RNAcentral holds the sequence, with entries from ENA. Predicted 3D model of a 65-nucleotide RNA (transfer RNA) from Eutreptiella gymnastica. Taxonomically the source falls in Eutreptiella (Eukaryota, Euglenozoa, Spirocuta, Euglenophyceae). Rfam family: tRNA. From the family's description: Transfer RNA (tRNA) molecules are approximately 80 nucleotides in length. It is annotated as a transfer RNA. Gene Ontology term of the family: triplet codon-amino acid adaptor activity.

RNA sequence: AGGUUGGCGCAGUCGGCAGCGCGUAGGUCUCAUAAUCCUAAGGUCAUGAGUCCGAUCCUCAUACC
Numbered sequence: 001a002g003g004u005u006g007g008c009g010c011a012g013u014c015g016g017c018a019g020c021g022c023g024u025a026g027g028u029c030u031c032a033u034a035a036u037c038c039u040a041a042g043g044u045c046a047u048g049a050g051u052c053c054g055a056u057c058c059u060c061a062u063a064c065c
Stems, first nucleotide, its partner, number of pairs: 002065003007022004016053001024040004046062005
């Protein structure tokens, strides 16, 4: 100096409903499995504090890489 966001890999917004891919579960299809397609679950946005009507986003401290 950069980074920390679902199980994993990552995006994100000059501050206003948090997303994608993979994976997982259920369904569809098949004689069956896989693939395809559909649906769903899963997040204290590292921790604490500050500013603000409102913070994943700005500021400070701390922890870890």